[in-house]
C1' cells in the first nucleotide's frame, strides 16, 4: 500500500466482499510449565447457610467472677505440761480487686464495599462565581469550666402474648437531661461616622439593648479532710486554617420534524414564610409574560468522564477491569436522628413475593464476600489471614474489618521458557507418486557423541518486619518532687502466603505438539473415491465419470500451547468527502419568479479591538500513553524523572485583514433626459378564406372509403355544381435555429390601458448590491364545479374490416371535451435533462435591434462598439460523448439536491384539494449487481453499393401410379451398429444365400482364434474311416524339415505353468488423423509508425475498376504474410521428332470383300518437346490512370472451356464400427469356435431413382456412325447344338496386335389409328439356364402364358445458361453369382436471360440496439402453485405514558373544643408556659374509573418479493414490425 466481483473486451460510476488490528468474549479440536492481569456483558430475577460494623469498664449504675490482698472466723488434724499451742479449712465482710459484660451514655454505623435500573439533566466534563453558604473528628490562637435540679433504663415485683414484643408499679447512676449565674471580635436590633465596590451593597470604628455555655475521667503528690495541687485525655464559647460538602453561571454533551408549537407557579414584581444558603423553593396579591426553526415541547435510546480500541491524521466506535463524579439499594412514598442521610446490612406506611404461626399476629430484603436455583453461547472457592497497607473505636494493650493481603479454579488475555543439540547416505525400511528410469517423505529416522531449562527424588532455604509492644540505657530537663511525654540507641517476641521463591546434588532424551489451510484474492499439489449426488462456499463460484474447489491419503504452506470458527468495533471506505466527493447523459438543479430571516458584499479616511495574532499567569487530578532511566535472570509487569496534554479562563500587547462606529467617494445598483424594435400582457371592436348545416335551382346514379373491402350516405334525388343564409372555431401566404416574455407561453386587423428589456447622454442618489430556508404569486395539457356555446376535430361507445383472437393499429359514425365567463387543480421528457449573480480567459462566421466613424452630392459598401440569438473552433476541461465568452474553462458568494438496484415515489402519519389526486415520505424482505459512455461483432419486417440458376425468362423433372432402394415407425429370439435441416435418408455398403456379421437361439473352449518371453518335448502337416448339425473327437496309414564349425542354431508343432492376449464393449462432449459445411465466398491476420486513458482504430476506409483486398488514384501511414491470380493436368490450333501392334495419299501385288501383302512416313493417330493470347495493335470513353466498349488479325480475345488446388475460422458438425489412442468396463466371458436363423419382417409415412401413361410413339425388317475401358482362378473368337438364357469344343490374347463388342437413339420401308390399346409392364403360373458345398427363408437370366396400377399428377418443390439441359446407348469398379445404384465415356443436341422490385444465400460501407449461447437473441404482464416479509381490518389483549375525576396510608407543616403532663414560673391552684397523645385541614404514594397515545394479536383482505418447470398472449429492445 491494495485486491476480487457488472462486460465478448474497455474506461468511468457504483455497491457487495476480502487481506489488518482489537475483545470482560463464546464454540470446535488440542493441551507441558511459569510470571502478571482478568473472570454474570443475560434476570436491577429469586435467594438456603455463614460471615461483611463495631468499639469504649480510663463516661455510668449494676451483674458475673473468683486468682490474690486485708479483716473477721475458726473446723479437721498434730503435739501437749491436757490448760492450751500449732494449724489454718468452711463461712462472713471490705469505700480491695486482675478480668468478663446485658443496659444507660459517647463516637462510628452518611466511610469502606456493590450495581448501572433510572437520568438527555448544571447529571457529567471544563472554566469561573459568591457582596448567598455549612463543615464532626484534625491543626493554630484566645477565654472559660461557678452553682443547682428533676428523672429514667438496667434491676426487682406483678402481668399479657404461641412468638415477635410488651404493659403496670417500685428503686437508682452518669461525660444522659433541665434551669440559674458569668461572658466575647459570635447573633439580632437601634444610632452616629470613615473607606470602597460590579447593581443589590460590602468593609470598618464607637455606643447601647436583648438572648445565649460547660463534664468530667485516669495517674501522681500532699493532706485530718477536700470543693486542694499537678500531668494528661475529654468539655464549653469564639476567631482562623485545613478537609469535605451544598448552591449559581458560560461553553460542550445521542437520534427522530412522519414530534411545531410549548408553558398558569408558568415569566416577572411586591409582601410573607421556609432553608445552612440564593431563588416561585412555598403562599397571597398584581402584571402578562417566558421558551422555540441557532429546534422549544414530545418520543426513543443512554449513567458521564480520565481513558480504551482503531486510524497517517482528522475522525469513528466504546465507557469491563484501575481512578474521579453521579444515581440506586425488592417496588413506590415519607420523614426522624445527626456535623453530615431523606440512610444497602436504620425507622414508618403502601404494594408484590417468601417464611413462621396456637390464625389472633409476626419476620425478611446478597446490585457486600463466598455460595444456590433460574436465565443464558457464557463468567470462579460456601478457602487462609489481619503478617503488610488502610479504616472505625479506645489513653493504650487491643478488638473489629469478605476493605485489603494471599492462595484456589479457568489457555480468558499478555509475556517468557521447554518439548532437545551436534554428527549421521546404505540417501535404510515403510508410505505416496511414477513416463517404471525414478522421484519424494529425507539428515528426517536408526546409529554415534553430548547437554539438562522444565520434570522426578532428596537436602538447605529467604526478602517482604518499618512502626508499635515488652525490657534496658542516655538525653530533652529546667523542677521541692514524682509520674507522664518526646527523642536517640541496644536486646526480645511476632509471617496468612509457605517449607513458597531461590540454591545444591542425583536421574535419564527418558514425561511434554497441535490446529488451520493448499481454485483466484492468498503462502502452499498430487493420487484415489464420488458423479449437479454427497457435499463446499468470505466474494467470485466448485460438483452432471479424468474435481489442484467435495471426502480421504501422501506431500506442502502458515501459526504454535495454541489454532480455527462465530459475534462486535475501527480500518481499508475519498462509500457523508472539515482535512477529502459530487449533480448535461451514471444517483442528484427546486417548473418559474418576487421576497422575509439568514449568509455574503465596491473604493477610501479615522477610531475601536469582538474575531485574528503574540507573550505571560492559572488550570488542564492521579493512573494511562510518549521519551529517558531503574527493579524482578529477560519480557509482560512495577517504580522514578521529564515532556506533552492541541482545551478553558485571566492579564498585557499588535492592528495588516474581517467585524462594530463615524465620515468621504463613484466604477456596482438605481433615477432623470433623448431615441428606437417587438406574436410581451389585458379588454373591446372588426375582416376574409375554408369546413359543416339550412333554403332554392341545375342534374342523375352512384358517392364515400381502403392494402383490398365493408359498415355509412343516395331514386323520399345524394356526390357534383350555382345562388342566398346561419353558426362556431382557427387565423394560409408573410414566416426566418426571426422577435418578445421569469417560466408556462405568445401569431388576421384596429383601438384603449399597461409591464419589461435595449441604445445614447452623464444631470441626480451614493453601496441603496447578490443570493434566498420558510412564505407568497404565476404556472402547458388533461381533469373538476356553475352557467353559456358547440362548426370542425374527437377519449368513451357503436358498427365495419383485419386477425388464431383483435376489447388495437385501418374505415364509417359519435358523447364528454376542445371554445367563453368565473372558481378550483398545481402536475409534465415544466428539457439546454445544464440554479441564480459577478469577474476573467484566442479567434472565425451568420442573424436581430441600436449608436458612432471614414468616404460621398447622396445612398449602399466598409470599419468600430453595445445588447440579444445561432453555428464552427483553439487552449482548458470531461469517464467518454462532448462543452468551449450564451462554458460543462478559471475563480468567488448564496440556495436546492445525491449517496447501490428492487421493494417505492409505495405504506402509515400529517398538510392541501369538491373529487381525481398532490406535497412530505419510510421499513421489513430480496439481489450482486443495476446504471453511463465508448469499442468489436452479430442482428434488423434500417439505408446505400454489389454478386450468385437467387429471382425473373425458359427447358425438363419430383410430389399422383407400379417397381427398385434407403430411412422412420411397428413387429421380432434377433430384425447388429452408425448417419438426422441445408451439410442423414441408391449414405458408411465399390454389391448381407453360407462367409461377410458386429445381432439372435443352441452346442463347445478357457494362456485362449491371434502376438511376445523363458524352460521342456518333438516333428507338424497330409490321406482314409467312424461318431456328431458342425466345431470337435477317436482309430489307422504315411513319414521324419533347413543350415551346421557337429557343440548347436532356425522355422514349425505339442503339453503344463505364468506374465498376458482378446473385446465392432462405453465415451467423437477426453483425443489424433481424416472428412463435410459456410465457400472457390474474397476475405483473414502481422511488424513498425501514428491516434485513443483504454478496449481498439488506422493500414483494410474514400473516388473509380475487377470474377477477385484485381488494379489505379488519393490518404498517417509504410511494408510484408496466408488467401485471389499465375505456376500443374486435360482440352481447342499448329510445328518438330519417332513410326509398331496404329495409318494408307501416291506406286505395285492380291481378294467376292478387308492395309490383306510389298512398300511408304504424306495424312489420321499415338506420345515427347515447342509455338500461340499479351488489351500486344487501332478507334472511342475514362482523370494523360486502372480499366471498359468497338474493331482488325487469329484456331482461340479480353480469367478461351474443364479439372486439381479450399485462407483465418464456424458448427463441442461427422467418425472410438477404417485406423490409432487416454480413461472406464468384461476376463470359464462383453473373448473365441461352430450349426441354424436374422440384417430381406410389414396396417403405415418419407426421401432418392427406374419404367411408364404413348403416335416427336410401339412393333417388325433392313441399314449407318463412337469414345473410353476391362481381360490369365481372365476375356474367350470361329464352328456346332438350343426359340432363348445358354451349352459343347476350342483358335487367339498378359493385349494400339486377340477378345469382351452387334453401340443405341438415328435412317429407310411396312404396320398399329387414340383405345387402358400392338401403350404400359407389375403380379402370378408352368418350363428351363447359370454361378456356387448350398439358390426354401433369400440370387440373376430365358421361353410360354398372365397383363395390376397408370390417360401427364393438389399444395408444394428440384436441376440447368452451351456442346449445357434434355435424350440415347457403351464401359468399368465391387463381384463365384447378383446393378433401376455409383464412377466414367461418347452420340444426337435445344430454349431463354427484359432486368435486380421481390424470395434465398453471400460480400463491403453506414445506421440503431436493452443482443454477445449473439434474433432459434433478449424480454413484459395477468393467471395457477409453493414459500417469505409487510400494509389494511370487525374486534381481542397487555404494559406503559400523560391527562381528568374518585379514594387517600405513613409523614412533614398548620390548626384545635376536650384529654394527659417530672424539671421552669408563680398568686401552690380545677393555675400558667411548654410538651404528649388524639382529632381536623393542605399536600400526597399505592389503588380505582374514563377517554386518548404507543404496542401485540386478528377471521378476512391488498399489493410486493423469490422460485427448476407451467398457462395465455407478445408490450419493450432493430423503423421491434402502429417510432
Nucleotide at each position: 500500500a491494495g485486491a476480487g466481483u457488472u462486460u465478448g473486451a474497455u474506461c468511468a460510476u457504483g455497491g457487495c466482499u476480502c487481506a489488518g488490528g482489537a475483545c470482560a468474549a463464546a464454540c470446535g479440536c488440542u493441551g507441558g510449565c511459569g510470571g502478571c492481569a482478568u473472570g454474570c456483558c443475560u434476570a436491577a430475577c429469586a435467594c438456603a447457610u455463614g460471615c461483611a460494623a463495631g468499639u469504649c469498664g480510663a463516661a455510668c449504675g449494676g451483674a458475673c467472677g473468683g486468682a490474690g490482698g486485708c479483716a473477721a472466723g475458726g473446723a479437721a488434724u498434730u503435739c501437749u505440761u491436757c490448760g492450751g499451742a500449732a494449724g489454718g479449712a468452711a463461712u462472713u465482710g471490705c469505700c480491695c480487686g486482675a478480668g468478663u459484660u446485658a443496659g444507660u451514655g459517647g463516637c462510628g454505623g452518611a466511610u469502606g464495599g456493590g450495581u448501572g435500573a433510572g437520568u438527555a439533566a448544571c447529571g457529567c466534563g471544563u472554566g469561573g462565581g459568591g457582596a448567598a453558604c455549612c463543615u464532626a473528628c484534625c491543626u493554630u490562637u484566645u477565654a472559660g469550666a461557678g452553682g443547682g435540679g428533676a428523672a429514667u433504663a438496667a434491676u426487682c415485683a406483678u402481668u399479657g402474648g404461641a412468638a415477635a414484643c410488651g404493659a403496670u408499679g417500685a428503686c437508682u447512676a452518669a461525660u444522659a437531661c433541665c434551669g440559674c449565674g458569668u461572658a466575647a471580635u459570635a447573633u439580632a436590633c437601634a444610632a452616629a461616622g470613615a473607606c470602597c465596590g460590579c447593581a443589590u451593597g460590602g468593609u470598618u470604628u464607637u455606643u447601647g439593648u436583648a438572648a445565649g455555655a460547660a463534664a468530667g475521667g485516669c495517674g501522681g503528690c500532699c493532706u485530718u479532710a477536700g470543693a486542694g495541687c499537678u500531668g494528661u485525655c475529654g468539655c464549653u464559647a469564639a476567631a482562623a486554617g485545613a478537609u469535605g460538602g451544598a448552591c449559581c453561571c458560560g461553553c460542550g454533551u445521542c437520534u427522530g420534524a412522519u414530534u411545531a408549537g410549548c408553558u398558569a407557579g408558568u415569566u416577572g414584581g411586591u409582601a410573607a414564610g421556609g432553608u445552612a444558603a440564593c431563588g416561585g423553593c412555598u403562599u397571597a396579591c398584581c402584571a402578562a409574560g417566558g421558551c422555540a426553526a441557532c429546534g422549544a415541547u414530545c418520543a426513543g435510546u443512554a449513567g458521564c468522564c480520565g481513558g480504551c480500541c482503531u486510524g497517517a491524521g482528522a475522525g469513528g466506535g466504546u465507557g469491563a477491569a484501575c481512578g474521579g463524579c453521579c444515581a440506586c439499594a425488592u417496588u413506590g412514598g415519607g420523614a426522624c436522628u445527626g456535623a453530615g442521610a431523606c440512610a444497602c446490612g436504620g425507622c414508618c406506611c403502601a404494594a408484590a413475593c417468601u417464611c413462621c404461626u396456637a390464625c389472633g399476629g409476626g419476620a425478611g430484603g446478597c446490585a457486600g464476600c463466598a455460595g444456590u436455583g433460574g436465565g443464558g453461547a457464557a463468567u470462579c472457592u460456601u478457602c487462609c489471614g489481619c503478617a503488610a497497607u488502610g479504616g472505625g473505636c479506645g489513653a493504650a494493650a487491643g478488638c473489629c474489618u469478605g476493605a485489603c493481603g494471599g492462595a484456589g479454579c479457568a489457555a480468558u488475555g499478555c509475556c517468557g521458557c521447554g518439548u532437545g543439540a551436534g554428527u549421521g547416505a546404505a540417501g535404510a525400511a515403510g508410505g505416496c507418486c511414477u513416463u517404471c528410469g525414478g522421484g519424494u517423505u529425507g539428515u528426517a529416522a536408526a546409529g554415534c557423541u553430548c547437554u539438562a531449562u522444565c520434570g522426578u527424588a532428596a537436602u538447605c532455604g529467604a526478602a517482604g518486619a518499618g512502626a508499635g509492644c515488652u525490657u534496658g540505657u542516655g538525653a530533652u530537663a529546667g523542677u521541692a518532687a514524682c509520674u507522664g511525654a518526646u527523642c536517640a540507641u541496644g536486646a526480645g517476641a511476632g509471617g496468612a502466603c509457605g517449607g513458597u521463591a531461590g540454591a545444591u546434588u542425583a536421574c535419564a532424551a527418558g514425561g511434554a505438539a497441535g490446529c488451520c489451510c493448499c481454485g483466484g484474492c492468498u503462502a502452499a499439489c498430487u493420487a484415489u473415491g464420488u458423479g449437479c449426488c454427497a457435499g463446499c462456499a468470505g466474494c467470485c463460484g466448485c460438483g452432471g465419470u479424468a474435481a489442484a474447489a467435495c471426502a480421504u491419503a501422501g506431500g506442502g504452506g502458515g501459526c504454535a500451547a495454541g489454532c480455527g470458527u462465530u459475534g462486535u468495533c475501527c480500518g481499508g471506505a475519498a462509500u457523508c468527502a472539515c482535512u477529502g466527493g459530487g449533480c448535461g447523459u451514471a444517483a442528484a438543479g427546486g417548473g418559474c419568479g418576487c421576497g422575509u430571516a439568514g449568509g455574503u458584499g465596491g473604493u477610501u479616511u479615522g477610531u475601536u479591538a469582538a474575531g485574528u495574532c503574540a507573550g505571560a499567569u492559572g488550570u488542564g487530578a492521579a493512573a494511562u500513553g510518549u521519551a529517558g532511566g531503574g527493579g524482578c535472570u529477560c519480557a509482560a509487569c512495577c517504580c522514578c524523572u521529564a515532556a506533552c496534554g492541541u482545551g478553558c479562563a485571566u492579564c498585557u500587547g499588535a492592528u495588516a485583514c474581517u467585524g462594530g462606529c463615524a465620515g468621504a467617494c463613484u466604477u456596482g445598483a438605481g433615477u432623470g433626459c433623448g431615441g428606437a424594435a417587438g406574436a410581451g400582457g389585458c379588454a373591446a371592436g372588426u375582416g376574409g378564406a375554408a369546413u359543416u348545416c339550412c333554403u332554392a335551382g341545375u342534374g342523375u346514379a352512384g358517392c364515400g372509403g381502403u392494402g383490398a373491402a365493408a359498415u355509412g350516405c343516395g331514386u323520399a334525388g345524394a356526390u357534383a355544381u350555382u345562388a342566398g343564409g346561419a353558426g362556431g372555431a382557427a387565423c394560409a401566404c408573410c414566416a426566418g435555429u426571426g422577435g418578445c416574455g421569469a417560466a408556462g407561453g405568445c401569431g388576421g386587423c384596429u383601438u384603449u390601458c399597461u409591464g419589461g428589456a435595449c441604445u445614447g447622454u452623464a444631470a441626480c442618489u451614493g453601496a441603496c448590491g447578490c443570493u434566498g430556508a420558510g412564505g407568497c404569486u404565476c404556472g402547458a395539457a388533461a381533469g373538476c364545479g356553475u352557467g353559456g356555446g358547440g362548426a370542425g376535430c374527437g377519449a368513451a361507445c357503436a358498427g365495419g374490416a383485419u386477425u388464431a383472437g383483435a376489447u388495437a393499429c385501418c374505415c364509417u359514425g359519435g358523447u364528454a371535451g376542445u371554445c367563453c365567463a368565473c372558481g378550483c387543480c398545481g402536475u409534465a421528457a415544466a428539457c439546454g435533462a445544464u440554479g441564480a449573480a459577478u469577474g476573467c480567459u484566442a479567434g472565425g462566421u451568420g442573424u436581430a435591434g441600436g449608436a458612432g466613424g471614414u468616404a460621398u452630392c447622396g445612398a449602399c459598401c466598409c470599419c468600430u462598439u453595445c445588447u440579444g440569438u445561432g453555428c464552427c473552433g483553439g487552449a482548458g476541461u470531461u469517464a467518454a460523448c462532448g462543452c468551449a465568452a450564451u462554458a460543462a474553462g478559471c475563480a468567488u458568494u448564496c440556495c436546492g439536491c445525491c449517496u447501490g438496484g428492487g421493494g417505492a415515489g409505495u405504506a402509515c402519519g400529517g398538510c392541501c384539494g369538491c373529487a381525481a389526486g398532490g406535497c412530505u415520505g419510510a421499513a421489513a424482505c430480496u439481489c450482486a449487481a443495476a446504471g453511463g459512455a465508448a469499442u468489436u461483432g452479430a442482428c434488423g419486417g434500417g439505408g446505400g453499393c454489389c454478386c450468385g440458376c437467387a429471382c425473373a425468362a425458359g427447358c425438363g423433372g419430383u410430389g399422383g401410379a407400379g417397381u427398385a432402394u434407403g430411412u422412420g415407425g411397428u413387429u421380432u429370439a434377433a430384425u447388429u451398429c452408425g448417419a438426422c435441416g441445408c451439410a442423414a435418408c441408391g449414405c458408411g455398403a465399390a454389391g448381407a444365400a453360407c462367409c461377410u456379421u458386429a445381432c439372435c437361439a443352441g452346442g463347445g473352449c478357457u494362456u485362449g482364434a491371434c502376438a511376445u518371453u523363458g524352460a521342456g518335448u518333438g516333428a507338424a502337416a497330409g490321406g482314409a474311416c467312424a461318431a456328431g448339425a458342425g466345431a470337435u473327437u477317436g482309430u489307422c496309414c504315411c513319414c521324419u524339415c533347413u543350415c551346421u564349425u557337429c557343440g548347436g542354431a532356425g522355422a514349425c508343432a505339442c503339453g503344463a505353468a505364468a506374465a498376458c492376449a482378446g473385446g465392432u464393449g462405453g465415451u467423437g462432449c477426453a483425443u489424433g488423423g481424416c472428412u463435410g459445411u459456410c465457400g472457390u465466398c474474397a476475405g483473414c491476420a502481422c511488424g513498425u509508425g501514428u491516434c485513443g486513458u483504454g478496449a481498439g482504430a488506422u493500414g483494410u476506409u474514400g473516388g473509380g475498376u475487377u470474377a477477385a483486398g484485381u488494379c489505379c488514384c488519393g490518404c498517417a501511414a509504410c511494408g510484408a504474410g496466408c488467401g485471389c491470380a499465375a505456376c500443374c493436368c486435360c482440352u481447342a490450333u499448329u510445328c518438330u521428332u519417332u513410326g509398331u501392334u496404329g495409318c494408307c495419299a501416291g506406286c505395285a501385288c492380291g481378294u467376292u470383300a478387308u492395309g490383306g501383302u510389298g512398300g511408304g512416313a504424306a495424312c489420321u493417330c499415338a506420345a515427347a518437346g515447342g509455338a500461340g493470347a499479351c488489351u500486344g495493335c487501332c478507334g472511342c470513353g475514362g482523370a494523360c490512370a486502372a480499366c471498359g466498349c468497338g474493331g482488325a488479325g487469329g484456331a482461340a480475345g479480353g480469367c478461351g472451356g474443364g479439372g486439381a488446388u479450399g485462407a483465418c475460422g464456424u458448427c463441442a458438425a461427422g467418425u472410438c464400427a477404417u485406423c490409432a489412442u487416454g480413461c472406464c468396463c468384461c476376463u470359464u466371458a462383453u473373448g473365441u469356435c461352430c450349426u441354424g436363423g436374422g440384417c430381406u419382417a410389414c396396417a403405415c409415412a418419407c426421401g432418392u431413382a427406374c419404367u411408364a401413361c404413348a403416335a416427336u410413339g410401339g412393333g417388325a425388317u433392313g441399314g449407318a456412325c463412337a469414345g473410353a475401358g476391362a481381360g490369365u482362378a481372365g476375356c474367350g473368337a470361329a464352328g456346332c447344338c438350343g426359340c432363348g438364357a445358354g451349352g459343347c469344343c476350342a483358335a487367339g490374347c498378359g493385349a494400339a496386335c486377340c477378345c469382351c463388342a452387334u453401340a443405341a437413339a438415328c435412317c429407310a420401308u411396312c404396320u398399329c389409328c387414340c383405345a387402358g390399346u400392338u401403350c404400359g409392364g407389375a403380379u402370378u403360373g408352368c418350363a428351363g439356364g447359370c454361378u456356387g458345398c448350398a439358390a426354401c427363408c433369400c440370387g440373376c437370366c430365358u421361353g410360354c402364358a398372365u397383363g395390376a396400377a397408370g390417360u401427364u399428377g393438389g399444395a408444394a418443390u428440384c436441376g440447368c445458361u452451351a456442346g449445357u439441359a434434355a435424350u440415347c446407348g457403351c464401359a468399368g469398379g465391387u463381384c463365384a453369382g447378383c446393378a433401376u445404384a455409383c464412377u466414367g465415356c461418347g452420340g444426337u443436341g435445344a430454349a431463354u436471360a427484359c432486368g435486380u422490385u421481390c424470395c434465398c444465400g453471400g460480400g463491403c460501407c453506414u445506421u440503431g440496439u436493452a443482443c454477445a449461447c449473439a434474433c432459434c437473441g433478449c424480454c413484459c404482464g395477468u393467471c395457477a402453485c409453493a414459500c417469505c416479509a409487510c400494509g389494511g381490518a370487525a374486534g381481542u389483549c397487555a404494559u406503559u405514558c400523560a391527562c381528568a375525576c374518585c379514594c387517600g396510608a405513613a409523614g412533614c407543616c398548620g390548626g384545635c373544643a376536650g384529654g394527659c403532663u417530672a424539671a421552669c414560673c408563680u398568686u401552690u391552684a380545677u393555675g400558667g408556659a411548654g410538651g404528649c397523645a388524639g382529632c381536623c385541614g393542605u399536600c400526597u404514594a399505592a389503588g380505582g374509573u374514563g377517554g386518548g397515545g404507543c404496542g401485540a394479536u386478528g377471521a378476512c383482505u391488498g399489493g410486493g418479493g423469490u422460485g427448476a418447470a407451467g398457462u395465455c398472449g407478445u408490450a419493450a429492445c432493430a423503423a421491434g414490425g402502429u417510432a
Source information:
This is a predicted structure of a 1523-nucleotide RNA (small-subunit ribosomal RNA) from a metagenome. Its Rfam family is "Bacterial small subunit ribosomal RNA". Gene Ontology terms of the family: ribosome and structural constituent of ribosome.